[in-house]
Predicted 3D model of a 103-nucleotide RNA (TPP riboswitch aptamer (THI element)) from a Bacillota bacterium. Model confidence (mean pLDDT): 78 of 100.
RNA sequence: AAGAGGUGCUGGGGGUGCCGAACAGGCUGAGAAGCGGGAAGCCGCUAACCCUUGAGGACUCGAUCUGGGUAAUGCCAGCGGGAGGAAGUACCGACGACUUACG
Numbered sequence: 001a002a003g004a005g006g007u008g009c010u011g012g013g014g015g016u017g018c019c020g021a022a023c024a025g026g027c028u029g030a031g032a033a034g035c036g037g038g039a040a041g042c043c044g045c046u047a048a049c050c051c052u053u054g055a056g057g058a059c060u061c062g063a064u065c066u067g068g069g070u071a072a073u074g075c076c077a078g079c080g081g082g083a084g085g086a087a088g089u090a091c092c093g094a095c096g097a098c099u100u101a102c103g
Stems, first nucleotide, its partner, number of pairs: 001100002005092006011052004017027003033046005059084003065078004
């Protein structure tokens, strides 16, 4: 200077990919962990993390999508203010919190 949320509690929602023989190591990320089940694809539980609506930024779908890049992958961008998607409460906050940028 910008400007509308912030924190706690109780609930709820969510994903777990890529390379590799691998419990090694590497990549991205807030998060890629552990345990159990299964012949396998996978599934379940727990932890951590993220998100929780007047919904443009948890996450899912479209999508075996499009462009770029990589050893490879949603790795980056587009699509996208798309279609879906989980709330109550207490206190604080325009007398400017939180956060970001600059000095």
NCBI's taxonomy places the organism under Bacteria, Bacillati, Bacillota. Of the family's consensus pairs, 100% are formed in the model.